FMN riboswitch aptamer (RFN element) from uncultured Eisenbergiella sp., 140 nucleotides, folded computationally. It matches the Rfam family "FMN riboswitch aptamer (RFN element)". Rfam describes the family as follows. The RFN element is a highly conserved domain that is found frequently in the 5'-untranslated regions of prokaryotic mRNAs that encode for flavin mononucleotide (FMN) biosynthesis and transport proteins. This element is a metabolite-dependent riboswitch that directly binds FMN in the absence of proteins. Lineage of the source: Bacteria > Bacillati > Clostridia > Lachnospirales > Eisenbergiella. Its mean pLDDT, the model's own confidence on a scale to 100, is 78.

[in-house]
RNA sequence: UUCUUCAGGGUUGGGUGCAAUUCCCUACCGGCGGUGAAGCUGUUUUUCCGGAAAGGAAGACAGACGAGUCCGCGACCCGCCAUCGGCGGCUGAUCCGGUUGGAAUCCGGAACCGACAGUACAGUCUGGAUGGAAGAAGAA
Numbered sequence: 001u002u003c004u005u006c007a008g009g010g011u012u013g014g015g016u017g018c019a020a021u022u023c024c025c026u027a028c029c030g031g032c033g034g035u036g037a038a039g040c041u042g043u044u045u046u047u048c049c050g051g052a053a054a055g056g057a058a059g060a061c062a063g064a065c066g067a068g069u070c071c072g073c074g075a076c077c078c079g080c081c082a083u084c085g086g087c088g089g090c091u092g093a094u095c096c097g098g099u100u101g102g103a104a105u106c107c108g109g110a111a112c113c114g115a116c117a118g119u120a121c122a123g124u125c126u127g128g129a130u131g132g133a134a135g136a137a138g139a140a
Base pairs, nucleotide, nucleotide: 001140002139003138004137005136006135013025014024015023027124028123029114030113031073032072033071034070040063041062042061043060044059046058047057048056049055068112069111077089078088079087080086081085094110095109096108097107098106116127117126118125
């Protein structure tokens, strides 16, 4: 560089109503990459203990685990150019306590957030979408 495959979860139970999985109470869900230390697992042509072997310790390297709301990205939406498509823009939400040398990721607690179109007002239903895509794996 080319090709192939894969790449999103969720309305339980009740209330009001002619009508709501849309309102109210309750319930449920969390795309991709990155990001502590220690510990753990593996490797080791290094060093040490050991007569040797076995085994052990330290070091080095690698790996697994680890965030919806920390950083970056994708989807959706908008604009321009336009054949595919490209470029630009927009884009939600977290605190407290604990442990630690160090946590915005661990543990405990309490909060909060969620495109567009349709419809009784939708993160969860239906639809664009058998689409696209951050990216992951593999092959040449």